[in-house]
A computed fold for an 82-nucleotide RNA from a soil metagenome, annotated as c-di-GMP-I riboswitch aptamer. Its Rfam family is "c-di-GMP-I riboswitch aptamer". About the family: GEMM was predicted in a large-scale screen for bacterial structured RNA regulatory elements. The sequence is in RNAcentral, with records from MGnify. The coordinates come from a structure-prediction model, not an experiment, and the mean pLDDT is 84.
RNA sequence: GAUAAAGGCAAACCAUCGGAAACGGUGGGGCGCAAAGCCAAAGGGCCUUCCGCAAAGAAGGGAUGGCAGCCUGGCUACCGAA
Numbered sequence: 001g002a003u004a005a006a007g008g009c010a011a012a013c014c015a016u017c018g019g020a021a022a023c024g025g026u027g028g029g030g031c032g033c034a035a036a037g038c039c040a041a042a043g044g045g046c047c048u049u050c051c052g053c054a055a056a057g058a059a060g061g062g063a064u065g066g067c068a069g070c071c072u073g074g075c076u077a078c079c080g081a082a
Stems, first nucleotide, its partner, number of pairs: 001079001008033002013028006031069001037075003042072003045067003048063004
């Protein structure tokens, strides 16, 4: 990538488990997704938390913190006509 076919993933929300939190696992669910597969130690961004402060905050810094369904980038991959 074609109003093709096969197959895939799964937002909110609910249950349950883990975590201080962001958030994650599993089951239900299905908003959406052509990489919604992987990489957070590739760059930026957002979120949590701690330091910073008399207090609250800013700058700045930390956690082998979180988000790959925020963007760019890297790696890998299913189907496939004209």